Notes: RNAcentral holds the sequence, with entries from ENA and GtRNAdb. This is a predicted structure of a 75-nucleotide RNA (transfer RNA) from Methanocella sp. Rfam family: tRNA. It is annotated as a transfer RNA. The prediction has a mean pLDDT of 82.

RNA sequence: GUCGGAGUGGCCUAGUCUGGUUAGGGCGUCGGACUCAUAAUCCGGAGGUCGGGGGUUCGGAUCCCCCCUCCGACA
Numbered sequence: 001g002u003c004g005g006a007g008u009g010g011c012c013u014a015g016u017c018u019g020g021u022u023a024g025g026g027c028g029u030c031g032g033a034c035u036c037a038u039a040a041u042c043c044g045g046a047g048g049u050c051g052g053g054g055g056u057u058c059g060g061a062u063c064c065c066c067c068c069u070c071c072g073a074c075a
Stems, first nucleotide, its partner, number of pairs: 001074007010027004020058001029045005051067005
């Protein structure tokens, strides 16, 4: 340099195929219940504007373009 893949709460991950109503789950965290107490278990809460920007569209995490970061293959 060329081609391909990936980026979603603190961490991991689903959703992309086929655009559609409030972006869901697990761990962690905070509060509560239970217990003499802790752990486990149960209940509840906070935390995202989907790597950045632009475009298409009534509507974009999802489609198109540019850029950034990481991984792989080729040269």